[in-house]
RNA sequence: GCCAAGAUAGCUCAGCUGGUAGAGCAGCGCACUCGUAAUGCGCAGGUCCUCGGUUCGAUUCCGAGUCUUGGCU
Numbered sequence: 001g002c003c004a005a006g007a008u009a010g011c012u013c014a015g016c017u018g019g020u021a022g023a024g025c026a027g028c029g030c031a032c033u034c035g036u037a038a039u040g041c042g043c044a045g046g047u048c049c050u051c052g053g054u055u056c057g058a059u060u061c062c063g064a065g066u067c068u069u070g071g072c073u
Base pairs, nucleotide, nucleotide: 001072002071003070004069005068006067007066010025011024012023013022019056027043028042029041030040031039049065050064051063052062053061
């Protein structure tokens, strides 16, 4: 330098024939316990990497950029 994949909750990841985003773990509260842990119930937590375009509407489609990983040279 070229190619490909990826960027979504604190962490690991789902979600896309475009229609107001979810799970597990972690956190907080309650129950249970002599008390913890475990378990059960509930709650909170997000500018979906950035900018622009298309659209009535974009995490999703298009373009550019940034970063990460892998491959080629």

This is a predicted structure of a 73-nucleotide RNA (transfer RNA) from a Spirochaetota bacterium. RNAcentral records the identical sequence in 2 taxa. Its Rfam family is "tRNA". It is annotated as a transfer RNA. The prediction has a mean pLDDT of 81.